[in-house]
């Protein structure tokens, strides 16, 4: 230096859940809490996959109108919103028993 990984050592992170507050939601933030993690550190402007659908748009129904427009409800499409503890990459990194 590279590969490998806990059978050692020093440590690290923090799932579900609870409370608070942010958000339309997904979700994320703080405190507590530990399911687990050898990268469960960073990267969403590397690639894929997945989650949500406010706004937008299409359709349906109802109200209104001479008709359009408009208002309300429902359904579909959709990321500009998210997930790194979904996967593959990229960057960085402790230890040295083997």
């Nucleotide at each position: 230096c590279u590969c490998u990984g806990u059978u050692a050592a020093c440590g690290g992170c923090a799932a579900a859940c609870a409370c608070g507050g942010c958000g339309a939601a997904a979700g994320g933030c703080g405190u507590g809490g530990a399911c687990g993690c050898a990268a469960a550190a960073c990267u969403a402007c590397g690639g894929g996959a997945c989650c949500u659908a406010a706004a937008a748009u299409u359709c349906u129904u109802g109200c209104u109108u001479g008709a359009c427009c408009g208002c309300a409800a429902g359904a579909g499409u959709c990321a500009u919103g998210g997930u790194a503890g979904c996967c593959c990459g990229g960057u960085u990194u402790c230890c040295a028993a083997a």
Predicted 3D model of a 98-nucleotide RNA (c-di-GMP-I riboswitch aptamer) from an Anaerolineae bacterium. The source organism's lineage runs through Bacteria, Bacillati, Chloroflexota and Anaerolineae. Of the family's consensus pairs, 95% are formed in the model.